[in-house]
């Protein structure tokens, strides 16, 4: 760095240190931010993996070691198809895991 493939509307702090920004990219909106932005700790959510138990098995139940999360659907549109719609589905890109090359 590609490839497959499952997931993406729940869920997660009234700590601390720091001090300006932040929501992946480009566009366009739309928010969040000195009642602290990004990052650090420290806490936390969740249970892909993992490990224990169960079970023929599919699977359930604990646990939390390896990741990962912790405003708003993955903020929302961008492409295509429906429809009376400010609606609905699908892609596309993008995040994570899990496995391969």
């Nucleotide at each position: 760095u590609c490839c497959u493939u499952a997931u993406c509307a729940a869920g997660a702090g009234c700590g601390g240190c720091u001090g300006a920004g932040g929501g992946a990219c480009c566009a366009g909106g739309c928010c969040c931010u000195g009642u602290g932005a990004a990052g650090c700790c420290c806490g936390g959510c969740a249970a892909c993996c993992u490990g224990c138990g169960u079970g023929u098995g599919a699977g359930c139940g604990c646990a939390a070691g390896g990741u990962g999360c912790c405003a708003a659907a993955u903020c929302c549109u961008g492409c295509g198809g429906a429809a009376a719609a400010c609606u609905c589905c699908g892609g596309a890109a993008g995040a994570u895991g899990a496995g391969g090359c």

The prediction has a mean pLDDT of 86. Predicted 3D model of a 101-nucleotide RNA (SAM riboswitch aptamer (S box leader)) from Harryflintia acetispora. The RNAcentral record of the sequence draws on Rfam. The organism belongs to Harryflintia, within Bacteria. Its Rfam family is "SAM riboswitch aptamer (S box leader)". Its family is annotated with regulation of gene expression in the Gene Ontology.